[in-house]
Formats: sequence, C1' cells, structure tokens
RNA sequence: AAAAAUCUUUGGGGCGGGGUGCAAUUCCCUACCGGCAGUUAAAGUCUGCGAGCUUCGGCCGAUGCGGUGAAAUUCCGCAACCGACGGUACAGUCCGGAUGGAAAAAGAUUUUA
Repeated sequence: AAAAAUCUUUGGGGCGGGGUGCAAUUCCCUACCGGCAGUUAAAGUCUGCGAGCUUCGGCCGAUGCGGUGAAAUUCCGCAACCGACGGUACAGUCCGGAUGGAAAAAGAUUUUA
C1' cells in the first nucleotide's frame, strides 16, 4: 500500500417584499433553494444511486443556444425548466411521519501477517 471484518462520527437547502381575501410563507407579482458517486474540466436538468411511491413485478421530475478549450448538456454569457406523500385556502420553501432512515464521506481497531 491492498483486501476483509467490526465499530465510531458526519451525512438537504430555501418565502424576504408586495397584492387579493374572513382566511393563503399554499393563489397572483416578485424572491429564494439544489443530497451522493461518476463523467477527459467543476452538473438540481448527462449516467447511476439515495430519497419518495408500490399490487413488491416495478414506477419515479426538469435544458437549450452561443463562447472558451485538446476535452465541458458540468466552466462563462444569455434565456428556460423541475421538485414525493399527509395536513391546511391549492405548498420545492410552513407543519407532520422524522430526536427517523439512506446513498455516501471521513476515521479507528482487528485480521490476512
């Protein structure tokens, strides 16, 4: 250094302002947010995973154009788009399941020895 086993810790962000209304962080205008791994170079929108749902078979959102470059749907510029379930005046942002779980990350010990 590598592999295996056991254990520990970590492990999701966001409604501020205005309008209508008896009532809305739910509607309208505006604002704001982006889990993990991978990918020739950095990703909410590529590939896969987790989460969520399920009749346990499976299902599961969303990006284009231009520029730079050897290489970018990942960077820069412009313009877009997406966001589980239950509750409640219709919710990506509030409350709840959840002081939960998980992809995964870091570390410790032991074994191969």
This is a predicted structure of a 113-nucleotide RNA (FMN riboswitch aptamer (RFN element)). The coordinates come from a structure-prediction model, not an experiment, and the mean pLDDT is 86. It was read from a public genome assembly, where an Rfam model found it.